[in-house]
RNA sequence: GGGGGUGUAGCUCAGGGGUAGAGCGCUCGCUUUGCAUGCGAGAGGCCACGUGUUCGAUUCAUGUCUCCUCCA
Numbered sequence: 001g002g003g004g005g006u007g008u009a010g011c012u013c014a015g016g017g018g019u020a021g022a023g024c025g026c027u028c029g030c031u032u033u034g035c036a037u038g039c040g041a042g043a044g045g046c047c048a049c050g051u052g053u054u055c056g057a058u059u060c061a062u063g064u065c066u067c068c069u070c071c072a
Base pairs, nucleotide, nucleotide: 001071002070003069004068005067007065010024011023012022013021018055026042027041028040029039030038048064049063050062051061052060
């Protein structure tokens, strides 16, 4: 330098045109003398950043960037 892939909650990941979910974690309550476990509730996301298509984009197209991988 070229090809392919990845980017979504604190972490690991799903989802894939109509305002986004799970597990773990965090907070509060109940239970306990206390801790753990269990149960219930809650907070936390401009879906990496632009542009375009569309009535509508996290999703489609394209550019940039991060990381991974292959070739040279």
The RNA shown here (transfer RNA) has 72 nucleotides and comes from Ascobolus immersus RN42. The coordinates come from a structure-prediction model, not an experiment, and the mean pLDDT is 80. Taxonomically the source falls in Ascobolus immersus (Eukaryota, Fungi, Dikarya, Pezizomycotina). Its Rfam family is "tRNA". By type it is a transfer RNA.